Source information: Small-subunit ribosomal RNA from a metagenome, 1488 nucleotides, folded computationally. The sequence is in RNAcentral, with records from SILVA. Rfam family: Bacterial small subunit ribosomal RNA.

RNA sequence: AGGGUAUGAUCCUGGCUCAGAACGAACGUUGGCGGCGUGGAUUAGGCAUGCAAGUCGAACGAAUCCCGGUAGCAAUAUCGGGGGAAGUGGCGAAAGGGGCAGUAAGGCGUGGAUAACCUACCCUGGGGACUGAGAUAGCCUUCCUAACGGAUGGGUAAUACCGGGCGAUCUGGCGAAUAGACAUCUAGUUGCCAGGAAAUGAGUUUCGCCUCGGGAGGGGUCCACGUGCUAUUAGCUUGUUGGCGGGGUAACGGCCCACCAAGGCGAAGAUGGCUAGCGGGUGUGAGAGCACAACCCGCGCCACUGGCACUGAGACACUGGCCAGACUCCUACGGAGGCUGCAGUCGAGGAUCUUCGGCAAUGGGCGCAAGCCUGACCGAGCGACGCCGCGUGUGCGAUGAAGGCCUUCGGGUUGUAAAGCACUGUCGAGGGGGUGAAAGCCGCAAGGUUGAUCGACCCCUGGAGGAAGCACGGGCUAAGUUCGUGCCAGCAGCCGCGGUAAGACGAACCGUGCGAACGUUGUUCGGAAUCACUGGGCUUAAAGGGCGCGUAGGCGGGUGGCCAAGUCGGUGGUGAAAUCCUCCAGCUCAACUGGAGAAUUGCCUUCGAUACUGGUCGUCUGGAGGGGGGUAGGGGCAGACGGAACUUCCGGUGGAGCGGUGAAAUGCGUAGAUAUCGGAAGGAACGCCGGCGGCGAAAGCGGUCUGCUGGACCCCCACUGACGCUGAGGCGCGAAAGCCAGGGGAGCAAACGGGAUUAGAUACCCCGGUAGUCCUGGCCCUAAACGAUGAGAACUAGGUUGUGGACUUGACAUGGGUUCACAGCCGAAGCCAAAGAGCUAAGUUCUCCGCCUGGGGAGUAUGGUCGCAAGGCUGAAACUCAAAGGAAUUGACGGGGGCUCACACAAGCGGUGGAGCAUGUGGCUUAAUUCGAGGCUACGCGAAGAACCUUAUCCUGGACUUGACAUGUGCGAAAGCGUUAGCAAGUAGGACCCGGAAACGGGAACGAACGGUAUCCAAUCCGGAAGCUAAUACAGGUGCUGCAUGGCUGCCGUCAGCUCGUGUCGUGAGAUGUCGGGUUAAGUCCCAUAACGAGCGCAGCCCUUGUCUUCAGUUGCCAGCGAGUAAUGUCGGGGACUCUGAAGAGACUGCCGGCGUCAAGCCGGAGGAAGGCGGGGAUGACGUCAAGUCCUCAUGGCCUUUAUGUCCAGGGCUGCACACGUGCUACAAUGGCACGCACAAAGGGAUGCAAGCUCGCGAGAGCAAGCCAAUCCCAAAAAACGUGCCUCAGUUCAGAUCGAAGGCUGCAACUCGCCUUCGUGAAGUUGGAAUCGCUAGUAAUCGCGGGUCAGCAACACCGCGGUGAAUGUGUUCCUGAGCCUUGUACACACCGCCCGUCAAGCCACGAAAGAGAGGGACGGCCGAAGUCGCCGCACCAAGUCGGUGCCGACGCCGGAACUCUCAAUUGGGACUAAGUCGGAACAAGGUA
Repeated sequence: AGGGUAUGAUCCUGGCUCAGAACGAACGUUGGCGGCGUGGAUUAGGCAUGCAAGUCGAACGAAUCCCGGUAGCAAUAUCGGGGGAAGUGGCGAAAGGGGCAGUAAGGCGUGGAUAACCUACCCUGGGGACUGAGAUAGCCUUCCUAACGGAUGGGUAAUACCGGGCGAUCUGGCGAAUAGACAUCUAGUUGCCAGGAAAUGAGUUUCGCCUCGGGAGGGGUCCACGUGCUAUUAGCUUGUUGGCGGGGUAACGGCCCACCAAGGCGAAGAUGGCUAGCGGGUGUGAGAGCACAACCCGCGCCACUGGCACUGAGACACUGGCCAGACUCCUACGGAGGCUGCAGUCGAGGAUCUUCGGCAAUGGGCGCAAGCCUGACCGAGCGACGCCGCGUGUGCGAUGAAGGCCUUCGGGUUGUAAAGCACUGUCGAGGGGGUGAAAGCCGCAAGGUUGAUCGACCCCUGGAGGAAGCACGGGCUAAGUUCGUGCCAGCAGCCGCGGUAAGACGAACCGUGCGAACGUUGUUCGGAAUCACUGGGCUUAAAGGGCGCGUAGGCGGGUGGCCAAGUCGGUGGUGAAAUCCUCCAGCUCAACUGGAGAAUUGCCUUCGAUACUGGUCGUCUGGAGGGGGGUAGGGGCAGACGGAACUUCCGGUGGAGCGGUGAAAUGCGUAGAUAUCGGAAGGAACGCCGGCGGCGAAAGCGGUCUGCUGGACCCCCACUGACGCUGAGGCGCGAAAGCCAGGGGAGCAAACGGGAUUAGAUACCCCGGUAGUCCUGGCCCUAAACGAUGAGAACUAGGUUGUGGACUUGACAUGGGUUCACAGCCGAAGCCAAAGAGCUAAGUUCUCCGCCUGGGGAGUAUGGUCGCAAGGCUGAAACUCAAAGGAAUUGACGGGGGCUCACACAAGCGGUGGAGCAUGUGGCUUAAUUCGAGGCUACGCGAAGAACCUUAUCCUGGACUUGACAUGUGCGAAAGCGUUAGCAAGUAGGACCCGGAAACGGGAACGAACGGUAUCCAAUCCGGAAGCUAAUACAGGUGCUGCAUGGCUGCCGUCAGCUCGUGUCGUGAGAUGUCGGGUUAAGUCCCAUAACGAGCGCAGCCCUUGUCUUCAGUUGCCAGCGAGUAAUGUCGGGGACUCUGAAGAGACUGCCGGCGUCAAGCCGGAGGAAGGCGGGGAUGACGUCAAGUCCUCAUGGCCUUUAUGUCCAGGGCUGCACACGUGCUACAAUGGCACGCACAAAGGGAUGCAAGCUCGCGAGAGCAAGCCAAUCCCAAAAAACGUGCCUCAGUUCAGAUCGAAGGCUGCAACUCGCCUUCGUGAAGUUGGAAUCGCUAGUAAUCGCGGGUCAGCAACACCGCGGUGAAUGUGUUCCUGAGCCUUGUACACACCGCCCGUCAAGCCACGAAAGAGAGGGACGGCCGAAGUCGCCGCACCAAGUCGGUGCCGACGCCGGAACUCUCAAUUGGGACUAAGUCGGAACAAGGUA
């Protein structure tokens, strides 16, 4: 300090989310030790039990007990002492301890005031304490009661209570004089009246008592300022506000009462509602802030709930009292109780501890003291709840062990980690010693005495022994691999992962982070400048009020004097301690603790300053206003008038249609329309002028004239003298539509009716048509009320135009210049996210107002208010999403535009679609009909040829299992041989035989080869090889995934495009270049140009074809010469020609003319075989379609291994109701048939092509020359041409189908080949909608050849030549494409996006008859306890008691309001799977 998330990418706006710190926490996994802290946050819910406030015998009387003395035998009596229950009395119990319910002020904080007050105990000063009397607890007696308790009588003491006396400087009352800042007063002085005491102990002392002062500390009260949310709470108040007089209090005061007055509070938020103890501080933060209020400290409040007083120095009293209520307990029906003290328990809850020890220390109460009491406190226990510290070992140790994981199989990693060797001894465990203690107390002193709890520290023993986990590893965010899973299971803070190769799920290994913890959840602050004081915005992102007038408020010109409130400086006081910070110090360190300082940003006081703000007194004219003179104007209101058009009515002419549309129809019209002429009536609106021209605050304002009236501008001025700006509320104006009442109504026209359109058409179009539109009066009050830009003021370059003035120049006019005001355009700087804006700011500043804070829900609900209504104004929440949005960029797209291409259309020629057949596909069928290809770009495609073979997990059946096929350290120069073990001469091989359909299995005559050894001979002995058998690793797979891939291919498309470097522009994505003007087949070239160059494409280079030349001349050729034949280049020869095949030439807009920018180029011409790329081919940019292919090949992963491999037989791939594609043959006379006869090119040929001869009608057969081919053969070219017949018919057309007979290939033609002959002779007479090809040697038509191949289903495919057209020089339309531009809500990109109803599920909310609950307030009734007052009990006083009055809690009644909950039903909303219907928006979205 930022990051992620929106987009194809970008910048901005904007939300969501993450990383940090923290907590009185909780939960999960794990858990060694210690120190210091901390722990009922929820039900202020209920509580068993124990303890938490007593003490004093030196205040008093005294039961009982103990000790001693005396008397007594003893019981016992008495005296003294000790202790002492209960009681009287004193002090304490109002502190300490707990909690945060209530309380938005009777509180708290800060600072003041008290001349309006009090204060027990303590300190200090002065003075004083004389003398009496009567009771009453306890106790005794009697009695009531279950208990708690109580009653009667008798009698007793005091530091209890009371009387009398003295008596103040004290208190109160009355009076006089002085001083003080006002004063009811205060401080001195003085006169009169009333008010006081108690003893104990004793040896001294001490403690105590009364009174008057002072102090310290503690309190009461008052004032100022500060102190949450809500206006969907706007008015509140009758003791209310004040006064006079009383009462009451320690004290002021409506605190209370009587009377008088009518005030008081409130937009600076009264009253009401909701929430909440406040502060020191705590958390966070750079700070300002924001959030919080545990522990500790200060203050307040509370004590079962509500009320009340008593006692007292102090209480309206946590462990006191009375009353009422709820609850609990005992129960004889009368009583008792109050853990929000310490422990503990139940309940509720995600959740919070021991019914511990001790008064040793600190502190408190009482006491002279000893001492007693003390759940305050000190300690311990439990909880990783927090913070801090320590440990779980250290060193050496590489065959880098084993095991695990991964692997490219080489290795890598876990990892010096372990083992092993050598050490150490913290913590823990056991044992022993041991600080903390100083005061205090006892005592003359010496000295003695006090530890609940903890156990620092030291020593010993033993031995690595007892001690590591948790989370994470896609990005943010440090850290990755394998396997499993297969949109399943699951993960997830956000983005998002998972649909067969998941670094995101689960596991393993490895790694990263932290570590006795680690994660998760919740909450707070931060990041968030995302409420912006510091420190934001409002043209288009959320956001300027529709406009004006104006109240409060805020702000305000020049100058002088005074004041000193703000402001600034100094002094003094305060800002408690703790906390935080700095330094130092103590626990071994730290946490923790102590000391010192700093800080406490604040408040108050006082002294000073006077620039600025403010106040006040003057003064000024520049702001503002006023006066005078002019000007322009659809400014407003009212009245009068006018013409054009329209409609209706009347009349004339006229005679069949009119009208309307894309086309029609409804409608009108022979009852006379439309058209036309004349006349009349009516209502509304004002053509031309007319204009980014004018006026107005905005809404708005348009014929002419008149009247009334508002404002603006210009010029002049000797006036006023800051009178100004803005403006919350308020008041007024406010288009259209709408509403009320009354008029008016021509045209237009919601609703409505009809006609069309359409799948539908509640629309668009058409024919009608009512409200309304118009006027008068009254409402409504909204708008894209927009410049989407609040008002006012100042300053900051220019240029140009218009409107209205003034001045000036000019003889006048058109004009020129200067200056004001208004209205536009273009633009410097600066501004902006950009677009843009730019003196009419969105620039630079000041003042005031309004408004915004993610999208949806929603401008909805509810409440209030306004309105006749419609509705307006104000205006949420639940819930839901991870976005919604602005500007700009690149694409893509458009039923947007411009330019331009293409057999794209048009113009033509011929087809397809109809028939038969062939072939491919779908479908169906089948045991199987193997698989792939699927719009164009699958379908005579893979397949350049399925009878077996081919051929495949196709089917049925059979057979084999290291296999049909390959390899295995290494040797060698290489070829080649080559794993291991065994056999290896009757071996390998193998005629033949058997089983079998075959594969295969079994048998078997015969029968090898190499090297060595041996005297020779070897197959025999040895050895190895082939081979066989066995074994191992493996082979094999046309099995899956073309969406894991390579390679290859198709299409866009032979379309002209696609990019880069540098530079420049832009915040950026990007742009520029590549755009523009021409031109081209072309991003081809030229010009221009912030671009300059370059690359891949285009073209060219290559092949072929067209002309010529040269060279060469066999197998090709034959002009001339010769020979020969019936004839033929047949022969000798020849190279002229054709041809063959090699090298060259040739074409380049080169030449001429015109056009064009002196260009590129285009048009025409000449020459030429060929002319503007001559024709054809090869050649295919960046990319697109997850296009096709795992079945050509290669290949990752998965699957299979006596089978998905291999082999074999038969069948299938040819199956046929159908449908489609591609073809062939036809339907005939431009034809068919017959006969005659002519002219090619390119190919093929050795298990081949085959002349010729013979046979056969023929297919073919037999024999057979020649040819490895410019030589021989296939080989006949066909159409054409000539002649003849046929004469328009299902034919002498067409040939399907079927029958019969043959031929050929082949192991084999049944399923399922081709051909021949004879016979048979189907459909078909030119083909619906629709659709295909072709622009010249092309279409059409004619035949020929080849590959594959034994043969062939070939009519296919690939080539070759022959004959040989028509049409178009156009781009409106269809299709496709290129460039520029425009719009966009599209970017898996229009096969896009997206809206609403309905149906289903789920969620939250609103309305709703009604039901329930809550708190407080109001009115009335009742009236407890109790204070105060009054009355009474034989004369007075006091007390007790009784009665009563006012007030008075609870309760009861009444009625209204508010809040919450439930609710049949109902309403919309959010979300959800691929539902239904349409097609509203985004392009001109097809009606902007």